The part of an RNA shown here (small-subunit ribosomal RNA, central domain) has 514 nucleotides and comes from Cruznema sp. GD-1. Taxonomically the source falls in Cruznema (Eukaryota, Protostomia, Rhabditomorpha, Rhabditoidea). Its Rfam family is "Eukaryotic small subunit ribosomal RNA". Rfam links the family to the GO terms structural constituent of ribosome and ribosome.
Context: one part of a larger RNA
């Protein structure tokens, strides 16, 4: 490792990107012989059957042959090359012998030489590993295990048998994995090769250099060898598919509360102004605090300000998540769909690291309509530091910067495959019918394909159940990859580290207790 779990019992990082790491689509076979089969296709033969009998048709009739394909098993064998050998090995050419036989064509034996193939030895060269098999090498004791009557046994390595001045027999064998060496295998998994040909083999030539032998010394040439360059020829000359993987491109009057900036509208709350009226108004379970002749409340007409965006509005849409809803314009982005377009493994998941991240909170400005932690009152109450009511500070809004957490929840990681039926819905494509339109294009209504967000049904299957088409494909246990949990508390505390202006965040125990 095999082999636990993570919706609700402990446990999926808030979300995305991303390096190391881990994992990663399919393809590449010389050929031949024999053989298996109620196999398949084609084509024959013999017998038989049917009929419209010079013949045609029939395996829903039987036997049998041939060729090819598929299939079962087996054998030979794919394995090269340079040099130096060996060989009672194959074949060919020449050669030796008063050879042998002869139908005078030739056949056959024998001696030697050369070539060719087979087997074999040494040296040299060859893409490299993982993997696997066998062998070698691996202390003993131990362990497993063979043998033996320590009196049995745990042990031990002894012992047994004679004619008793001596014969016989042991003290085996096995033993994981890693690492080492050698040989066999060539599936699986990597790796390399010929694309700017500087590629392979080959003919011929040139340039440069080295070494040896020609008795010796010196020189030119030639030969052998090495490096480089040119040239001729040979070859089927050399680029695998195009993944219901991915990326890119293109298309449409595509789509959408996606994002940013600007612009615009709407009523309401509050405040103010003018006019009118004149005593209550607010508020509650009931009240009171509160406001009001300095004219509240109410009514009419206006003005200002800052928030917010009703109905439409949905188990609808978009976005990585947080989140996103008045109009219009501008800016860039995105998904899905469609494509006989391009590339050709570019991919998946991810320690480190990074971006975004509700609300509250912090800092500096702006703005302060409403609501309103704290605080003050009025009630309620046994009390009320609350619930109800009246005020109101911070805040709530905008800009710039921090913070980095939430029941950040689908309490359910991401990628890929398979397993089931149904009808709604959104987006794109496609194909029918109806209808409007001069057409483009709409509207209504069916089918099909792809992709979303959900639902229903069910003895698929699972699950402790609730329930779940995923939480299935799990003792019939292994697709890839990341993170996390191990009784309850102490405790997300202390301490240390680190981040932050702070508040706090991240990391994160133990004693003790049960």
């Nucleotide at each position: 490792c095999u082999g636990c779990g993570g919706u609700u019992a402990a446990a999926a990082a808030g979300c995305u990107c991303g390096u190391a790491g881990u994992u990663g689509a399919a393809a590449c076979u010389a050929a031949g012989g024999c053989u298996u089969g109620u196999a398949g296709u084609a084509u024959g033969g013999u017998u038989c059957g049917u009929c419209c009998u010079a013949g045609a048709c029939g395996u829903u009739a039987a036997c049998u042959g041939u060729a090819c394909u598929c299939u079962u098993g087996u054998c030979u064998g794919u394995u090269u090359u340079g040099c130096c050998g060996g060989u009672u090995u194959u074949c060919c050419a020449c050669u030796u012998g008063u050879g042998a036989c002869u139908u005078c064509g030739g056949u056959u034996c024998u001696u030697g030489u050369g070539g060719u193939g087979g087997c074999u030895g040494g040296c040299g060269a060859g893409u490299u590993u993982a993997c696997u098999u066998u062998g070698a090498a691996u202390a003993a004791a131990u362990c497993a295990g063979a043998g033996u009557g320590c009196u049995c046994a745990a042990c031990a390595c002894a012992g047994g048998c004679g004619u008793u001045c001596g014969c016989c027999u042991g003290a085996a064998u096995g033993u994981u994995g890693u690492a080492u060496c050698a040989a066999g295998g060539g599936a699986u998994a990597a790796u390399a090769g010929a694309a700017g040909a500087g590629g392979a083999c080959u003919u011929c030539g040139g340039u440069u250099c080295c070494u040896u032998u020609u008795a010796u010394u010196g020189g030119u040439u030639a030969u052998u060898g090495a490096a480089c360059c040119g040239u001729u020829g040979u070859a089927a000359u050399g680029a695998u598919u195009a993944a219901u993987a991915g990326a890119g491109a293109c298309g449409a009057u595509u789509c959408g509360g996606g994002g940013g900036c600007a612009u615009u509208c709407g009523u309401a709350c509050c405040u103010c102004u003018a006019c009118g009226c004149g005593a209550c108004c607010g508020g509650u379970g009931a009240a009171a605090u509160g406001g009001g002749a300095u004219g509240a409340c109410c009514g009419u007409a206006g003005a200002g300000a800052g928030a917010c965006g009703u109905c439409c509005g949905a188990a609808a849409g978009c976005g990585a998540a947080a989140g996103c809803a008045u109009u219009u314009g501008c800016c860039a982005a995105g998904a899905a769909c469609g494509u006989u377009c391009u590339c050709a493994u570019u991919a998946a998941u991810c320690a480190a690291g990074a971006a975004c991240g509700a609300a509250a909170g912090u800092c500096a400005g702006a703005g302060g309509u409403u609501c309103g932690a704290a605080g003050g009152c009025g009630a309620u109450u046994a009390g009320a530091u609350a619930c109800c009511g009246c005020c109101c500070u911070a805040g709530u809004u905008c800009u710039g910067a921090c913070c980095g957490u939430a029941a950040a929840c689908u309490a359910u990681g991401c990628c890929a495959u398979c397993u089931a039926g149904c009808g709604a819905u959104c987006u794109g494509a496609u194909u029918g019918g109806g209808u409007a339109u001069u057409u483009u294009u709409g509207c209504c209504u069916g089918g099909u394909c792809a992709g979303g967000g959900a639902g229903c049904u069910u003895c698929c299957c699972g699950g402790a159940a609730a329930c779940g088409a995923a939480a299935g494909u799990c003792u019939u246990u292994c697709g890839g990859u990341u993170c996390c949990u191990g009784g309850g508390g102490u405790a997300g505390u202390a301490u240390g580290g680190u981040u932050g202006c702070a508040a706090a965040g991240c990391u994160g125990a133990a004693a003790c207790u049960u």

Model confidence (mean pLDDT): 80 of 100.